Context: one part of a larger RNA
RNA sequence: GGAUGAACGCUAGCGGCAGGCCUAAUACAUGCAAGUCGAACGAUACCAUUUAGCUUGCUAGAUGGGAAAGUGGCGCACGGGUGCGUAACGCGUAUGCAACCUACCUUAAUCAGGGGGAUAGCCCGAAGAAAUUCGGAUUAACACCGCAUAAAAUCACAGUACAGCAUUGUACAAUGAUCAAAUAUUUAUAGGAUUAAGAUGGGCAUGCGUGUCAUUAGUUAGUUGGCGAGGUAACGGCUCACCAAGACCACGAUGACUAGGGGAUCUGAGAGGAUGACCCCCCACACUGGUACUGAGACACGGACCAGACUCCUACGGGAGGCAGCAGUAAGGAAUAUUGGUCAAUGGAGGCAACUCUGAACCAGCCAUGCCGCGUGCAGGAAGACAGCCCUCUGGGUCGUAAACUGCUUUUAUUCGGGAAUAAACCUACUUACGUGUAAGUAGCUGAAUGUACCGAAGGAAUAAGGAUCGGCUAACUCCGUGCCAGCAGCCGCGGUAAUACGGAGGAUCCAAGCGUUAUCC
Numbered sequence: 001g002g003a004u005g006a007a008c009g010c011u012a013g014c015g016g017c018a019g020g021c022c023u024a025a026u027a028c029a030u031g032c033a034a035g036u037c038g039a040a041c042g043a044u045a046c047c048a049u050u051u052a053g054c055u056u057g058c059u060a061g062a063u064g065g066g067a068a069a070g071u072g073g074c075g076c077a078c079g080g081g082u083g084c085g086u087a088a089c090g091c092g093u094a095u096g097c098a099a100c101c102u103a104c105c106u107u108a109a110u111c112a113g114g115g116g117g118a119u120a121g122c123c124c125g126a127a128g129a130a131a132u133u134c135g136g137a138u139u140a141a142c143a144c145c146g147c148a149u150a151a152a153a154u155c156a157c158a159g160u161a162c163a164g165c166a167u168u169g170u171a172c173a174a175u176g177a178u179c180a181a182a183u184a185u186u187u188a189u190a191g192g193a194u195u196a197a198g199a200u201g202g203g204c205a206u207g208c209g210u211g212u213c214a215u216u217a218g219u220u221a222g223u224u225g226g227c228g229a230g231g232u233a234a235c236g237g238c239u240c241a242c243c244a245a246g247a248c249c250a251c252g253a254u255g256a257c258u259a260g261g262g263g264a265u266c267u268g269a270g271a272g273g274a275u276g277a278c279c280c281c282c283c284a285c286a287c288u289g290g291u292a293c294u295g296a297g298a299c300a301c302g303g304a305c306c307a308g309a310c311u312c313c314u315a316c317g318g319g320a321g322g323c324a325g326c327a328g329u330a331a332g333g334a335a336u337a338u339u340g341g342u343c344a345a346u347g348g349a350g351g352c353a354a355c356u357c358u359g360a361a362c363c364a365g366c367c368a369u370g371c372c373g374c375g376u377g378c379a380g381g382a383a384g385a386c387a388g389c390c391c392u393c394u395g396g397g398u399c400g401u402a403a404a405c406u407g408c409u410u411u412u413a414u415u416c417g418g419g420a421a422u423a424a425a426c427c428u429a430c431u432u433a434c435g436u437g438u439a440a441g442u443a444g445c446u447g448a449a450u451g452u453a454c455c456g457a458a459g460g461a462a463u464a465a466g467g468a469u470c471g472g473c474u475a476a477c478u479c480c481g482u483g484c485c486a487g488c489a490g491c492c493g494c495g496g497u498a499a500u501a502c503g504g505a506g507g508a509u510c511c512a513a514g515c516g517u518u519a520u521c522c
């Protein structure tokens, strides 16, 4: 000199853009943060219309609509948060899988036959303070389970051809065995089953790169390799029985400490050094430890089970819970914000769609935390006033064009008026083209921010300047007070009676809605 997620002191007008718990991965009150589908299914509270009865306002039935709850499907593995752990194939980079998986999506082909038993819900009963649980009868499905059908699928097993990168791979193919399905409606749509390919996303492996310490020198028995089996989507000591004795290491094994990694950021001419906030990619975690289930995918933040610590309810028998989601509270700390609005847009889940949900997101609020921009007037104006301060030969200098005053302007501020874009789709209606539900066009509907940005009008200099420094480094000097005291100080140093260095004043300098100080990095 540059920089910062800064803090503190003094001060403070506005706007735009960004940023905002770096500490206790400490503990959390309350609300919200993941639901959706009636075009899968049964039943029904309730409402409307209507029929019958007679106890005349009730009971029963029919039709239509139809919640909440339930079964079922998809989603809940995303999005959002944090950086505990991890020095590792964790990350980065370049490859490989002839060793793999992939729901929804796209393309192509084939198929959808016929049965069965339940079970929630509803009803009845019981136990319990509650959470909730149990029993009886009864009912449906695109829920569940058999049978049939069967291939380019899988397995076993003859073969042929070609290709290699060793194990092998690709294509054709005889025989045998095994495995499917779901319907709903507005009747042409949605959906279902199997297979092949694609796309997307993942899994695994390898080379190289990726902290400190040798005051850590030896480490290792599933350890290193082999045969076989099990297991996995898949290779593999991943696991197991047996066999062999290997494997790593001063080019630093093992151990200890520290730490999420990268793109990047800051600095620097560069080489480097330091860092890893915000944004993007990857990884890891979700009170602590462990475990599996479901599923295409989790060993699952707002799922389950067990144990532990902690908190809460209790009728003492037993139960409920997990903000490192958004706000917010307490604590810690030098220090870090609203218990806001909207789904209008973008994106996501479900749905035929309408639509519903979305603390993602878009917006708004607070904060000079940073960067950028604007303003606090402009021009004229000398008896160069008074006051203050300084000098003094009693006259002068400075503040100072500064002020007053005159004229002008009106950004911002105040008041009034107008007023966007961001949004064209989905959807509805019509037309056209192809051909049978798609595409295009026309018309209609949709704004949280927002009466915001922006524009116009009115009056009026009106509403708006501070901070540090002035001995040298270093831009800027005098007076008074004090007298090695009080104090200053980044370094040198200053102060003991003339202090340009302390404190005040006048003046000056540098920055400026900021200015200084502290901390940290180059």
Base pairs, nucleotide, nucleotide: 001522002521003520004519006518007517008516009515010514013374014373015372016371017370018369019367020366021332026330027329028328030327031326032325035074036073037072040071041070046065047064048063049062050061051060052059053058054057081285082284083283090210091209092208093207094206095205096204097203100202101201105198106197107196108195109194110193111192113147115145116144123136124135125134126133127132153178154177155176156175159172160171161170162169163168183190184189185188211257212256213255218248219247220246223245224244225243226242228240229239230238260282261281262280263279264275265274266273267272287308288307289306290305291304310321311320312319313318338364340363341362342361346360347358348357349356350355377408378407379406380405388398389397390396391395414458415457416456417455418454422449427444428443429442430441431440432439433438434437466511467510468509469508470507471492472491473490477506478505479504480503481502487494488493
Molecule: small-subunit ribosomal RNA, 5' domain
Organism: Pedobacter steynii